[in-house]
Context: one part of a larger RNA
RNA sequence: CUUUGGCAUCUGAGUGCUCUUGACGCUGGCCUGUAGGCUCUCCAUUCGACCCAUCUUGAAACACGAACCAAGGAGUCUGACAUGUAUGCGAGUCAAUGGGCAAGUAAACCCGUAAGGUGUAAUGAAGCUGAUUGGUGGGAUCCCCCUGUGGGGUGCACCACCGACCGACCUUGAUCUUCUGAGAAGGGUUCGAGUGUGAGUGUACCUAUCGGGACUCGAAAGAUAGUGAACUAUGCCUGAGCGGGGCAAAGCUAGAGGAAACUGUAGUGAAGGCCUGCAGCGCUACGGACGUGUAAAUCAUUCGUCUGACUUGGGUAUAGGGGUGAAAGACUAAUCGAACCAUCUAGUAAUUGGUUCCCUCCGAAGUUUCCCUCAGGAUAGCUGGAGCUCGUGUGUAGUUCUAUCGGGUAAACCCAAUGAUUAGAGGCCUCAGGGGCGCAACGCCCUCGACCUAUUCUCAAACUUUAAAUAGGUAGGACGGAGUGGCUGCUUUGUUGAGCCACGCCACGGAAUCAAGAUCUCCAAGUAAGAUAUUUUUAGUAAGCAGAAUUGGUGAUGCGGGAUGAACCAGAAGUAGGAUUAGAUUGCUAAACUGCACUCUAACCUAUAUCACACAAAGGGUGUUGGUCGAUUAAGAAUGCAGGACGGUAGUCAUGGAAGUCAAAAUCCGAUAAAAAUUGUUUAACAACUCACUUGAUGAAUUAAAUAGCCCUGAAAAUUGAUGGCGCCUAAGUGCAUGACCUACACCCGGCCGUUGGGGCAAGUGCUAGGCCCAGAUUACUAGAAGGGUGCGACGGUCGCUGCAAAACGUUGGGUGUGGACCUGAGCGGAUCGUCCGUCAGUGCAGAUCUUGGU
Numbered sequence: 001c002u003u004u005g006g007c008a009u010c011u012g013a014g015u016g017c018u019c020u021u022g023a024c025g026c027u028g029g030c031c032u033g034u035a036g037g038c039u040c041u042c043c044a045u046u047c048g049a050c051c052c053a054u055c056u057u058g059a060a061a062c063a064c065g066a067a068c069c070a071a072g073g074a075g076u077c078u079g080a081c082a083u084g085u086a087u088g089c090g091a092g093u094c095a096a097u098g099g100g101c102a103a104g105u106a107a108a109c110c111c112g113u114a115a116g117g118u119g120u121a122a123u124g125a126a127g128c129u130g131a132u133u134g135g136u137g138g139g140a141u142c143c144c145c146c147u148g149u150g151g152g153g154u155g156c157a158c159c160a161c162c163g164a165c166c167g168a169c170c171u172u173g174a175u176c177u178u179c180u181g182a183g184a185a186g187g188g189u190u191c192g193a194g195u196g197u198g199a200g201u202g203u204a205c206c207u208a209u210c211g212g213g214a215c216u217c218g219a220a221a222g223a224u225a226g227u228g229a230a231c232u233a234u235g236c237c238u239g240a241g242c243g244g245g246g247c248a249a250a251g252c253u254a255g256a257g258g259a260a261a262c263u264g265u266a267g268u269g270a271a272g273g274c275c276u277g278c279a280g281c282g283c284u285a286c287g288g289a290c291g292u293g294u295a296a297a298u299c300a301u302u303c304g305u306c307u308g309a310c311u312u313g314g315g316u317a318u319a320g321g322g323g324u325g326a327a328a329g330a331c332u333a334a335u336c337g338a339a340c341c342a343u344c345u346a347g348u349a350a351u352u353g354g355u356u357c358c359c360u361c362c363g364a365a366g367u368u369u370c371c372c373u374c375a376g377g378a379u380a381g382c383u384g385g386a387g388c389u390c391g392u393g394u395g396u397a398g399u400u401c402u403a404u405c406g407g408g409u410a411a412a413c414c415c416a417a418u419g420a421u422u423a424g425a426g427g428c429c430u431c432a433g434g435g436g437c438g439c440a441a442c443g444c445c446c447u448c449g450a451c452c453u454a455u456u457c458u459c460a461a462a463c464u465u466u467a468a469a470u471a472g473g474u475a476g477g478a479c480g481g482a483g484u485g486g487c488u489g490c491u492u493u494g495u496u497g498a499g500c501c502a503c504g505c506c507a508c509g510g511a512a513u514c515a516a517g518a519u520c521u522c523c524a525a526g527u528a529a530g531a532u533a534u535u536u537u538u539a540g541u542a543a544g545c546a547g548a549a550u551u552g553g554u555g556a557u558g559c560g561g562g563a564u565g566a567a568c569c570a571g572a573a574g575u576a577g578g579a580u581u582a583g584a585u586u587g588c589u590a591a592a593c594u595g596c597a598c599u600c601u602a603a604c605c606u607a608u609a610u611c612a613c614a615c616a617a618a619g620g621g622u623g624u625u626g627g628u629c630g631a632u633u634a635a636g637a638a639u640g641c642a643g644g645a646c647g648g649u650a651g652u653c654a655u656g657g658a659a660g661u662c663a664a665a666a667u668c669c670g671a672u673a674a675a676a677a678u679u680g681u682u683u684a685a686c687a688a689c690u691c692a693c694u695u696g697a698u699g700a701a702u703u704a705a706a707u708a709g710c711c712c713u714g715a716a717a718a719u720u721g722a723u724g725g726c727g728c729c730u731a732a733g734u735g736c737a738u739g740a741c742c743u744a745c746a747c748c749c750g751g752c753c754g755u756u757g758g759g760g761c762a763a764g765u766g767c768u769a770g771g772c773c774c775a776g777a778u779u780a781c782u783a784g785a786a787g788g789g790u791g792c793g794a795c796g797g798u799c800g801c802u803g804c805a806a807a808a809c810g811u812u813g814g815g816u817g818u819g820g821a822c823c824u825g826a827g828c829g830g831a832u833c834g835u836c837c838g839u840c841a842g843u844g845c846a847g848a849u850c851u852u853g854g855u
Base pairs, nucleotide, nucleotide: 001006052065054063067855068854069853070852071851072850077212078211079210080209082207084205085204086203087202088201089200092118093117094116098111099110100109122129134162135161136160137159138158142153143152144151145150164195165194166192167191168190169188170187171186175182176181215354216353218351222344223343224342226340227339233318234317235316236315237314238313239312240311241310242308244276245275246274247272251268252267253266254265256263257262280305281304282303285301288299289298320336322332323331357789358788359787360786362784367380369378370377371376381527382526383524384523385522386521387520389518390517397513399512400511401476402475403474404473405472411466412464418460419459420458423455425453426452427451430450431449433447434446435445436444437443480506481505483503484502485501486500487499488498490497530554532552533551535549536548537547538546560569561568574752575751577749578748580746583743586740587726588725589724593739595738598735600733619713620712621711623710624709625708626707628705630703631702632701641696642695643694644693646670647669648668652664680689681688754778755777756776758774759773760772761771790844793840794839795838796837797836799834800833809827811825813824814823815822816821
């Protein structure tokens, strides 16, 4: 679809046949190679990938150390003390002073009188004095009745509480007495490292502390005793050296003048802290040369001085808190604001650097208090290790619930108190000022204030009636409840109360969740610089600023994402496989849809594009898109086109002029479809043009304001440049939906290794109880703690290897182990070496501007 049949399609189940694929088992054939395993080197490609160590909140750092290799190189030994473990003996324990035996004149074996150490008694400053199995509750174990999940007894160690005793202290003071003392019975919210049927002591080891060089390397300093004046500083003694030229004093000589005194002239002469300038001595400039040099101070040129306070040889004197100094803290042997050498001395360093093999397990702190404390310590906290006592509920809790308690923050309030504060209104009385009436009046009236009343506006860290949320305390039962009877020196008027004791009674086990572990003790490391995000918060204009609180993460931590990245998002990690996701993505880079829909956006001084986060504002836009609220419009709007835009009148006034239009005041009437005593242009004044207004034709929407999306503007900086890049425009942008996909060491599944708690196993064939087996859970890590293992050296025991080749060495051979490492083959080599069990230690290197050697 149809008519009971039936036809078609879809789904599921079963069965059969055929085909394909995989796994396992059995069996056969072919292949000794161009096969398999392992290892090494080179080339190319893809993905990942910053340089270690260190101090640090934080390192790939434009922070420091490091060229490479070999060898060396840093928590040791000892005394004292503390906890723990192991072990001997045990109210004791201990060898070392001595003695003995002889196989041994024993470091080691044996002995034990006595001494000594420590312990067995404390307390007090001391004289002195000096401790008797107590009780209650909880308790493992064991026993009995009995089996129900029960009842009764016993009660170790230990814990809590209450008593008693000893000493000290306070108090009391019978009695005795030599009158000075002794001291019974008592009391006390006082003190003790006490008693209460001992637990110590010797040895060994681990860990920690203190003293020792004290994990290792490193000062500036300090002290003691010596050596130096060959450099250089100065003094003294004794020697040496200084060429040439110039100026030229004194003195002397000769003329001249003069009466003379004396004055010129010409010579001679040679002085001089004189000139120039060589040697010498020095060292100004060139910031010359050189600058792994000729040289740990030189060379060239220039320059200063050069008969003197000159230069210089030799000798001699002065010596380290001393010398010497024409003075610079200069010089005192390449050394000087205190030389050199040796010793004390491995000086000390709260400081810098370094600190050596592996695996497993746990895993911090940067905070409190104190300190002449701020670069450090002690103390508590956080953490590890070792244990003890219990253990299937009487137990625990970063949780919730119920009940209850305390609080004064947020908020709120100010017509409530305190404090601040705006505005009017009303007002009997009271007070101050001004005014009116009035001679005046604490007379009347007006006014402005104070003040009062009811209101009103705005506030408070150091105000508050009220009052949260979070957060905090306590409780949620047998250690309880109610009852009866006793005791007491306490308490009460009181057998009243309180506490305690005894007896028997009450089980619906008195909220939820989690739940196999929980309490307690001892010892010890590191830390004691922090920084960050959300929220709250103080100061500050603010800060990647400073200071607090809470919680999380970072530090100590990788993995996926944020291009990049300590802290953001996601999520914590043994090893390998499968499947699924978080977050972030899905044009290409780059694994995965250029998916499906609907908006918006066009961006030439750079459209935009994803937490933190790597910025942009006020303002503006007739860019475009929405919605809101007005107005006009078929009685014809708006826009564009076309016609009209008149008369009284050149209105009045003013003006040189003013006829609609310089200024002032006023702004009517008529006729009209409509036209102002005129919106502008224009004129000296007119004229002319134009607008409002009206009409024609057109024929349907037009327009004001504010608003918000995207876009634009506002928007300027120094290496070239960043939505990560390319690029993209009905997006690969933006807003809002909806599917699919991709992938983390996350979740899930099963396998393996390790760790850890629990359970089982003494025999029958099967083996280290330090063993075997079972089912669970779990795995990040710096400083740091702990456990187990590995390698080197030496010694003892044991079993072995080795000239038929030990060790060492190199190896591109093979294998084992999570790893440190180990076994083995061949090569080389030519004399020692190893396993296992123990003991001992100068026991493991990448760093220290490490040391020495080599390249």
The part of an RNA shown here (large-subunit ribosomal RNA, domain II) has 855 nucleotides and comes from Capsicum baccatum. The organism belongs to Capsicum, within Eukaryota. Rfam family: Eukaryotic large subunit ribosomal RNA. The literature on the family includes a 2001 paper in Science by Yusupov et al., "Crystal structure of the ribosome at 5.5 A resolution". Its mean pLDDT, the model's own confidence on a scale to 100, is 81.